This is a predicted structure of a 113-nucleotide RNA (SAM riboswitch aptamer (S box leader)) from Pedobacter cryoconitis.
Its mean pLDDT, the model's own confidence on a scale to 100, is 82.
[in-house]
RNA sequence: GAUUUAUAAAGAAGUGGCGAGAGACAGGCUCCUAGACCCACUGGCAACCCUCCCAAAUGGAGAAGGUGCCAAUUCCUGACCAGACAGUAUAUUGCUGAUUGGAAAGAUAAAUU
Numbered sequence: 001g002a003u004u005u006a007u008a009a010a011g012a013a014g015u016g017g018c019g020a021g022a023g024a025c026a027g028g029c030u031c032c033u034a035g036a037c038c039c040a041c042u043g044g045c046a047a048c049c050c051u052c053c054c055a056a057a058u059g060g061a062g063a064a065g066g067u068g069c070c071a072a073u074u075c076c077u078g079a080c081c082a083g084a085c086a087g088u089a090u091a092u093u094g095c096u097g098a099u100u101g102g103a104a105a106g107a108u109a110a111a112u113u
Base pairs, nucleotide, nucleotide: 001113002112003111004110005109006108007107013042014041015040016039017038021031022030023029025078026077027076028075043070044069045068048066049065050062051061052060053059074105080102081101082100083099085097086096087095088094
């Protein structure tokens, strides 16, 4: 890197360094020289792996270790599919809008490769 499975409306920041963009991509919106993003240290959150309890579970408890995470719902929307709604055109299954669900995309974990 690829594949599979699972998860996401909750939760958790200080100090120092650096110095200009950052939030994956596009559009929006937001953060940022009152120093963002990133890096280091310390602290914390969570509980995927993990440990324990239980006959067992998709149940319960824990947090030493391996990851992850600590602005905004994955910040919001996203070519596609389905539902109900509104507008509009037509002979008609069309077009447009906002909306709900799914898929897709990205992220993280675990397993395999």